Lysine riboswitch aptamer from a chicken gut metagenome, 170 nucleotides, folded computationally. The RNAcentral record of the sequence draws on MGnify.
This record gives sequence, C1' cells and structure tokens, in this order.
RNA sequence: AAGUAGAGGUUGCGUGAUUGAUGAGUAAGCUGUUGGAUAUGUUCUGGCAUAGAGGAAGGCAGUGGAAAGGUGAGAACGCCGAAGGAAUGGAUGCCAGAAUAUCAAUUCCUGGGAAUAUGGUGAAUAACCAUAUGACUGUCAUCUGAUUCAAGUCAGAUGGGGAGCUACUU
Repeated sequence: AAGUAGAGGUUGCGUGAUUGAUGAGUAAGCUGUUGGAUAUGUUCUGGCAUAGAGGAAGGCAGUGGAAAGGUGAGAACGCCGAAGGAAUGGAUGCCAGAAUAUCAAUUCCUGGGAAUAUGGUGAAUAACCAUAUGACUGUCAUCUGAUUCAAGUCAGAUGGGGAGCUACUU
C1' cells in the first nucleotide's frame, strides 16, 4: 500500500409491509343563502389552456367527511460512512424567469448518541435538521502511576480524526 473480516451503541444506523395518534370534525363534495368577477393547472410575475354573468372566488348556515408531508410502534431487510447534512448543475411538477417539492448524480462537511443554548423546517407544545458549548462514550498515540520477569492489563492526564481504529493475508 492492497485485499478480506470486524468493533463502537442511553432501542447502533438506515429502509420498511402493517398499524396507532396527530393532521381534523380541517379540506374536497353536496344543499341553502349571500356575493358579483374571478378561479384552476405547486407559489409569484408574464403567457397559454380550461371553467365562469345559464353566476367565478370569497362569506355564513347545514350536511359530509378524507388524504399527504411530519411522527410513535414495528414483521422483515440491508448494514458499521452504517448514515445525516450542505453546495452545485440536471430531470419531473402546462410554457418562460425566480422560488419550491421530489428524484438520482457530483463535490464537500460530520467518529457516536445525548444534554443545554441559538437558528431553521413544521399545523404542532410533536418530531427533525444545522451551529456552538462542556461533559460522556468508543478508538488510537504520547506521558505518568499501579501490577507483571517480560509481553501485557488496569487507572489518570493530554492530544488526534472515520481518508480513522482492530485482526488476518499479500
């Protein structure tokens, strides 16, 4: 240096059939009434298409009654850069520009989970994400101490970063 195998753990990480709560007695739909020119195609601007004075949107009353995203549990599956995040350009969402959502790609950042603070996403007080802080944990290096004939083991301090660490093979 290459290959193979492996360890970390406040449920290890992710996917996830199914299922619970939330979303929500909300939205669509329907009926009545009011209203009087807009509405829909993710949002805004400009177009285009469609619906609309045979009455659009909106309001009120009644009826009706969801779903998605996010989340708890979880059979099963893939695994230990597991995975998460950011940036960039691309594809898709009627067309153009900007934004945004999803998807895959490339590059970069992050050892791990948690706590606290701040900011963001979010219907949310749920949950998640980012950053910071000091601890904890895992690992290696150095130093010190204990133990040991030694190898080593244990304890403490300091430091490093996953491009790391351990074992085996070449």
Description
Its Rfam family is "Lysine riboswitch aptamer". Rfam's curators write: Riboswitches are metabolite binding domains within certain messenger RNAs that serve as precision sensors for their corresponding targets.